c-di-GMP-I riboswitch aptamer, 85 nucleotides, folded computationally. It was read from a public genome assembly, where an Rfam model found it. The coordinates come from a structure-prediction model, not an experiment, and the mean pLDDT is 84.
RNA sequence: UUUCGACAAUAGCAAACUCAAUGAAAAUUGAGGACGCAAAACUACAGGUCUAAGGUACAUUUACUAUGAUGGCUGAGUUACCGAA
Numbered sequence: 001u002u003u004c005g006a007c008a009a010u011a012g013c014a015a016a017c018u019c020a021a022u023g024a025a026a027a028u029u030g031a032g033g034a035c036g037c038a039a040a041a042c043u044a045c046a047g048g049u050c051u052a053a054g055g056u057a058c059a060u061u062u063a064c065u066a067u068g069a070u071g072g073c074u075g076a077g078u079u080a081c082c083g084a085a
Base pairs, nucleotide, nucleotide: 002085003084004083005082012037013036017032018031019030020029021028022027035072041078042077043076045075046074047073048070049069050068054065055064056063057062
């Protein structure tokens, strides 16, 4: 440096759910809590998914729309611990 990840060691993250805050919502953040994770670290670039305040259309129900969200949906990019070969 590359590839790989044990039934090794040391550390790390934290799903559902509950409470609080923020938000139009999706959801996020904090505390508790552990389903899992060898990149469950970072980046919305590509695809997917969720939401639809605002906007557009409509007589109405409503439909469409991301500039919102998701990296714990996938790909891609960047960085990194330990060990093995």